[in-house]
Context: one part of a larger RNA
RNA sequence: CGCAGGAUUAUUGAAGAGGACUCAACCCUAGUACGAGAGGAUUAGGUUGGACGGACCCCUGGUAUACCUAUUGCACCGCUAGGUGCACCGUAGGGUAGCUAUGUCCGGAUAGGAUAAACGCUGAAAGCAUCUAAGCGUGAAACCCUCCUCAAGAUGAGUAAUCCCCACUAGCCUCCACGUAGACUACGUGGUUGAUAGGCCGGAUGUGUAAGUGCAGUAAUGUACUCAGCAGACCGGUACUAACAGGCGACUGG
Numbered sequence: 001c002g003c004a005g006g007a008u009u010a011u012u013g014a015a016g017a018g019g020a021c022u023c024a025a026c027c028c029u030a031g032u033a034c035g036a037g038a039g040g041a042u043u044a045g046g047u048u049g050g051a052c053g054g055a056c057c058c059c060u061g062g063u064a065u066a067c068c069u070a071u072u073g074c075a076c077c078g079c080u081a082g083g084u085g086c087a088c089c090g091u092a093g094g095g096u097a098g099c100u101a102u103g104u105c106c107g108g109a110u111a112g113g114a115u116a117a118a119c120g121c122u123g124a125a126a127g128c129a130u131c132u133a134a135g136c137g138u139g140a141a142a143c144c145c146u147c148c149u150c151a152a153g154a155u156g157a158g159u160a161a162u163c164c165c166c167a168c169u170a171g172c173c174u175c176c177a178c179g180u181a182g183a184c185u186a187c188g189u190g191g192u193u194g195a196u197a198g199g200c201c202g203g204a205u206g207u208g209u210a211a212g213u214g215c216a217g218u219a220a221u222g223u224a225c226u227c228a229g230c231a232g233a234c235c236g237g238u239a240c241u242a243a244c245a246g247g248c249g250a251c252u253g254g
Base pairs, nucleotide, nucleotide: 001153005164006163007162008161009160010159011158016150017149018148019147022050023049024048025047026046027045034039052107053106054105055104056103060101061100062099063098067094068093069092070091071090072087073086074085075084076083077082112144113143118138119137120136121135165254171248172247173246174245175191176190177189178188179187196242197241198240199238200237201236202235203234205231206230207229212225213224214223215222216221
C1' cells in the first nucleotide's frame, strides 16, 4: 500500500511450506511347524528398553557475584562490644525464584490411496501355452494422505461476532510504569474509572536461635528471654511514591 466505510476480537485452511516417521531385547503363540538329530521359525498378541525429539521444574540434582551463617589476615568506625571495607564472591557450609539435565511427563500410532520387486485372474497375437499385447487384482519402513506446526498478499485477499455514524467518537499511536517478551525493534500487561513497578503489610521459603541483658564459669564459653534475628527474585493485600503529558482517526455508503 492492497483486501471498495472505519475498527476490535475470534476463526476456516485450498494450493503450499516445515516437522515427525527409528532401533532392539524379552514373554507368549511354541520347544509348535520344519528337521534323523542338532537345532529351530513365519505369523498374531503383549511388555520393556536404547537413541532421538518436544514440553516442563512437582520430584532428584546443578547454578544461584544485592539471601543466611561460620571463619582467617589487615585497615577503619576513639577503645570494648558490635560492625564495615579489601583480600578470586577472601575462604567455607547451606540455599528461594529464575535458568537448567543427568530429573519428570509425553511422542513415533492407526486407517486409506496409488505403486516397486514379486505373485496372480482372464486372454490373444501363435486353434496350444502365456501375469500382458486390450482388460482386472494382491503387494513395502519408500510416494500421496492420515499426525503436529505455520499459513487469507489464498490480489481467488475468505468466514463469524461485536462496536462506531460525524465527534478531539469506535479505535490507534507517541510517551510513561513494566515483563509471561526481548540484541534494537517487535510482542504482551498496565496507565488514576489504576495493583503496572517500587515501598509498606501478611504469607511462603532460606538460613539456623540475632543484638542486648540476666545467670553459670577465673576464663574460653555455655545458658534463658529465642523454632530467634535477618532475608533477592516467589504468593497475596494495600494507592504511600511513580504511570505525567500529547497526538492521529471514517461518506466513492457500506
This is a predicted structure of a 254-nucleotide part of an RNA (large-subunit ribosomal RNA, domain VI) from a metagenome.
RNAcentral holds the full RNA, with entries from SILVA.
Rfam family: Bacterial large subunit ribosomal RNA. Rfam links the family to the GO terms structural constituent of ribosome and ribosome.